[in-house]
Molecule: small-subunit ribosomal RNA
Organism: Candidatus Absconditabacterales bacterium
RNA sequence: AGAGUUUGACCCUGGCUCAGGAUGAACGCUAGCGGAAAGCUUAACACAUGCAAGUCGAACGCCCGCAAGGGAGUGGCGAACGGGUGCGUAACACGUGCUUAAUUUGCCCUGGAGUGGGGAACAACUUGGGAAACCAAGCUAAUUCCGCAUACGCUCCGAGGAAUGAAAAUACUCGGAGGAAAGAUUUAUUGCUCUAGGAGAAGGGCGCGGCCUAUUAGCUAGUUGGUAGGGUAAUGGCCUACCAAGGCUUUGAUGGGUAGCUGGUCUGAGAGGAUGAUCAGCCACAAGGGAACUGAGACACGGUCCCUACCCCUACGGGGGCAGCAGUGGGGAAUCUUGCGCAAUGGACGAAAGUCUGACGCAGCUAUUCCGCGUGAAGGAUGAAGCAUUACGGUGUGUAAACUUCUUUUCUGGGGAAUGACGACUGACAGUACCCCAGGAAUAAGGGACGGCUAACUACGUGCCAGCAGCCGCGGUAAUACGUAGGUCCCAAGCGUUAUCCGGAUUUACUGGGCGUAAAGAGUCCGUAGCCGGUUUGAUAAGUCUGCUUUCAAAUACCGAAACUCAACUUCGGAAAGGGAGCAGAUACUGUUAUACUAGAGAAAGGUAGGGGUUAGUAGAAUUUCUGGUGGAGGGGUGAAAUCCGUUGAUAUCAGAAGGAAUACCGAAAGCGAAAGCAGCUAACUAUACCUUUUCUGACGGUGAGGGACGAAAGCUUGGGUAGCGAACGGGAUUAGAUACCCCGGUAGUCCAAGCCGUAAAUGAUGCUCGCUAGAUGUUUGUUCCGUUCUCACGGGAUGAGUGUCGUAACCUAACGGGUUAAGCGAGCCGCCUGAGUAGUAUAGUCGCAAGGCUGAAACUCAAAGGGAUAGGCGGGGGAACACACAAGCAGUGGAUUGCCUCGAUUAAUUGGAUAAUAAGCCAAGAAUCUUACCCAGGCUUGACAUCCUCGGAAUUCUGCCGAAAGGUGGAAGUGCCCCGCUCUGCGGGGAACCGAGUGACAGGUGCUGCAUGGCCGUCGUCAGCUCGUGCCGCAAGGUGUCCGGUUAAGUCCGGGAACGAGCGCAACCCUCGUCGCUAGUUAGUAUGUCUAGCGAGACUGCCUCGGUAACGAGGAGGAAGGAGAGGAUGACGUCAGGUCACUAUGGCCCUUAUGCCUAGGGCGUCAGAGACAAUACAAUGGGUGGUACAACAGGUAGCGAAACCGCGAGGUCGAGCCAAUCCCCAAAACCAUCCUCAGUGCAGAUUGUAGUCUGGAACUCGACUACAUGAAGUUGGAAUUGCUAGUAAUGGCGGGUCAGCCAUACCGCCGUGAAUAUGUCCCUGUUCCUUGCACUCACCGCCCGUCAUACCAUGGAAGCUGGGGUUCUCUGAAGAUUCGCCAUGCGGGUUGAAGAGAAAACUAGUGACUGGGGUAAAGUCGUAACAAGGUAUCCCUACGGGAACGUGGGGAUG
Repeated sequence: AGAGUUUGACCCUGGCUCAGGAUGAACGCUAGCGGAAAGCUUAACACAUGCAAGUCGAACGCCCGCAAGGGAGUGGCGAACGGGUGCGUAACACGUGCUUAAUUUGCCCUGGAGUGGGGAACAACUUGGGAAACCAAGCUAAUUCCGCAUACGCUCCGAGGAAUGAAAAUACUCGGAGGAAAGAUUUAUUGCUCUAGGAGAAGGGCGCGGCCUAUUAGCUAGUUGGUAGGGUAAUGGCCUACCAAGGCUUUGAUGGGUAGCUGGUCUGAGAGGAUGAUCAGCCACAAGGGAACUGAGACACGGUCCCUACCCCUACGGGGGCAGCAGUGGGGAAUCUUGCGCAAUGGACGAAAGUCUGACGCAGCUAUUCCGCGUGAAGGAUGAAGCAUUACGGUGUGUAAACUUCUUUUCUGGGGAAUGACGACUGACAGUACCCCAGGAAUAAGGGACGGCUAACUACGUGCCAGCAGCCGCGGUAAUACGUAGGUCCCAAGCGUUAUCCGGAUUUACUGGGCGUAAAGAGUCCGUAGCCGGUUUGAUAAGUCUGCUUUCAAAUACCGAAACUCAACUUCGGAAAGGGAGCAGAUACUGUUAUACUAGAGAAAGGUAGGGGUUAGUAGAAUUUCUGGUGGAGGGGUGAAAUCCGUUGAUAUCAGAAGGAAUACCGAAAGCGAAAGCAGCUAACUAUACCUUUUCUGACGGUGAGGGACGAAAGCUUGGGUAGCGAACGGGAUUAGAUACCCCGGUAGUCCAAGCCGUAAAUGAUGCUCGCUAGAUGUUUGUUCCGUUCUCACGGGAUGAGUGUCGUAACCUAACGGGUUAAGCGAGCCGCCUGAGUAGUAUAGUCGCAAGGCUGAAACUCAAAGGGAUAGGCGGGGGAACACACAAGCAGUGGAUUGCCUCGAUUAAUUGGAUAAUAAGCCAAGAAUCUUACCCAGGCUUGACAUCCUCGGAAUUCUGCCGAAAGGUGGAAGUGCCCCGCUCUGCGGGGAACCGAGUGACAGGUGCUGCAUGGCCGUCGUCAGCUCGUGCCGCAAGGUGUCCGGUUAAGUCCGGGAACGAGCGCAACCCUCGUCGCUAGUUAGUAUGUCUAGCGAGACUGCCUCGGUAACGAGGAGGAAGGAGAGGAUGACGUCAGGUCACUAUGGCCCUUAUGCCUAGGGCGUCAGAGACAAUACAAUGGGUGGUACAACAGGUAGCGAAACCGCGAGGUCGAGCCAAUCCCCAAAACCAUCCUCAGUGCAGAUUGUAGUCUGGAACUCGACUACAUGAAGUUGGAAUUGCUAGUAAUGGCGGGUCAGCCAUACCGCCGUGAAUAUGUCCCUGUUCCUUGCACUCACCGCCCGUCAUACCAUGGAAGCUGGGGUUCUCUGAAGAUUCGCCAUGCGGGUUGAAGAGAAAACUAGUGACUGGGGUAAAGUCGUAACAAGGUAUCCCUACGGGAACGUGGGGAUG
């Protein structure tokens, strides 16, 4: 010191969250020791038990006792301290300062004076009663109580009166009146009384300071003051009587809520913010409430009296108060021992010894906090084992361990042993701290985290499940985010979590923010308080500044030291800043006061301008209606129509009349007004602004909380008026619907008068006033100068006041933009803002006739909401260009039959994939078996296939039986090749290939994932695009380049330009075809040629004309070919998680006597229906028959197969030739002739029957072909839709691959015949570029609004119900105080008075059937309101209407 999070990315605004520190904490896991601290934050809830305030015989009497001593009383002092708690209290309670000339004071200190003499009572005790508490009668002492004497410098009254003081008053002097005492003893003291002073303590008053709320605005009758009196230690309405009517308050009274205050504590750079445990000061309280007594002191925690609630004993008379120390119950997330001691410190009493002291000193419990120490140290590599991981080689844990050597803090045992008592006695703590000896690594490590923020990563499990999460977010089969493990990181006797406070947050901004568009300028003006205020001089010294004095207790904090081994802790010394009060000084500025001025402001005079306002009158055009004339069929309206009007005469046209509303042209970026707003003309009344120059006043000013006035449209009330328009409403259309848009009507209203309302996108989304800071160019209206002009007037310059545009210099801004009319630089004042939604809603108050206006929340939900700009994409936005995209044409498809593919259905199986364009004659260039992956059945299990090991056998050939086959089980033959040895020609051993058996590593998988992948492919698209380097612009995303003007098939090229260059694409280089030349060539009888193979030439806008700066374009010549000659191959960056794990490869997962392998049969060929692609047709441009011609590309030895013969034919027999420019295979349309003559036919050929041929092991399921017979649908095809621009479409045949054969009408090629149309456009489909809008970025197949339905959550209203604390009134009224009376040791009455009962009006809280809206939820329902011109531009106010978003009317804004 910052970081994460809104976006595709960016900047800004803005909230949320995190990292830090802290705690009287709690919870989870864990735990070795010591020191110092802390320890009911909740129920001021209730309390068992014990203790917490007594002491004095040197005040007194009595009793017990031999005495020592003890006991209950009288009396004295103390018990008002110490200790606890924080209920109440918003207050002179506290803090701080001043004051008391308005006061008191026991014990203590100092000074002065005195202490003489009398009397009396009540306890104890005795007797009696009573359970007890206690009561009654009688006796008695004192330092108890009461008189008398005396007394001062004491008190009071009267008189005089220096000095002080503002005054009152006081010292001093004189006179008068009044007031005291107590003794005790050890004879030295100690008490007692009066008086003065001191110390310490206490009471009272005043200034200033410190919480929230205005949805609390008025409060107050002892209230404010006076006089007189009472009361008090003392002032005072403190109390009483009388008199007056005051007092407080927007600088916040009164009311409500909350709260002990402070020194301090925590945090923070500070300013601040939060807090008020422990320690210390003050206050308040002692079960709740009231009251006094005693006393120096109390209205008294462990005293008294009364009332209330509760509890205990009881003989009914009575007793009690832990918010003292321990402790108990209860409450709670949560907070300790019914300990030891008065040894120390302090307190009470006492002359003292001493007694008492839960104050205090110690100990106990608790990781609650802070601090310190330890859990070992050094060496030790086979880098052990184990665990984890792995690419299987290794790597990590890791010098870590083991092991060796060493040490002993801690621990255990033993021994010694304090300071604390300065100064004689006295030690609870404590046999403790500490010291010495011995023993032995011995007794001692966990918690959290590891996706980013944030230090630290892998494996397995799980599979949007389980779960995590502070924020963003992880998890849907390869999770560094869940769980576990290994490893790592951070802290460490602790570590995490939760809660709370400060910080970060400049996110309430004094330091230190904002308001054009992000939240935020009031609709406008006037003006009160307040705040601010021009120039000069003097006075003053309030603010301000300087110095000094005093104070702000101690502790804390800071600095420096000291001491517990260190530290924490503790002790000592020192000092600052700042606050309060006072004194002295300074006088620039501000204030106050006095004086003068004219630059601000205002006034007078003379002019000028204007839709400024109010009232009255008046004019013409137009609409409508009415009357009359002419006229005769339509009019009107729309995208198209209809409702509607019209033969009872409309529309049209002419004349006349009526009435209301609004004022064309001028007219404008113009003018006026505070704003709203203002428009024919004339008059009256009235207001304002500006200009000019002398004159006058002399700061008279600015802003403006509350307050007041004005304030569009709509709306409301009353009364008029009503031509047109026109919410609502009615009808017609449109539509799926149409409560709308369009049309025909039409009521309120719009108009007038009077009165309300008080709101708008009331906007410049920009408060008012003043000063300062380059300009350019219009316009309105003044003044003035110059020039022209006879005048009107015109032109130019200067200077004012308005109103616009540009946008530069500066500057500002998040950017857009603003820019002398500031959003710049400054000053003054006011208003307003603080995440989004809930919500401008609820409630309360207030205004209004109402509609509604103003003020104006919360619970809850979310992590965003928002502004500007950028790149894309999109638009039923715009512009430009292009494409068989359309248009112009030709031929089709969609209808029929058949084939084939797909879907669907079916099935034991009908294997699988592809399935918008970019699947569907696709994978498949050929399923009868095989293929084959599917089904059924029969079999095999190291396997059909690969490598390794062991054993046996050569391999191999022939053959029998069982079986559907696979396979099983037999027989016979056969012993080879290479090497070695020997007993040497036969044995033995080994090896290679092969066969069989066995064993385990493994094989195998067309099993899953194309959303884990490589490779390959489709598509946009052969579209012209896609990028980079450097520079420049921008805060940045990004832009520029790639744009603009031309041109091109082309980001092709040319010119311009903050760009200059470059790359991938385009083009070219490659292949084929077309022309020519050259070379070579067999298979031809030979040559040219053709042909085949190869090498070259040719075309480049080169030439001419025209246009153009150029690029280039148009035309022409020549040429086989002309402007890319034709065709192909070639496919940029990328898109579609496009396709393929079933071509192959491959990660992960899965199967392993099966999801592998073998075999036979079946299936992939099923068929109601639907779709895609083809073939054949529907005929005469044809069909049949006969005849006659002309190709090319190819292919051929398990092959092509001639000729000849046989068969109607498919084909068969024989087999020449050919490993092919040699042999084989080779056309049909066309042409000629003839029949058919428009018909379901002599068209068409499906279907079916019979008989055959061929292939093959086998044509049943399920092949092709032939012959004869049969002869279906179909007569040119709805909506819709496809291909094609020249050797193209159309049409005709031929070949090939696959292949035994073939379901081929498919695919890939070839040649023959051979057109029509377009020289245009962007209308449809789509592409490219520029621009514009956007709330889209998963990118319009986008986004998104409201009702309704369901569930949940919080909340408002509500008949009521239940509480709470105050207030007022009435009644009753304890103790006590006060007062009066009386027959007076007492009794009675009055006043006051806690409390109780009743009543009332408010306030406030909880709850409440039902009800209102709101929020959140998975993929519900209805529409489609908004975002693009969102398909009727949107939005604001208002009114009416409607399932809903919304629609319509009136006025307004441009966002």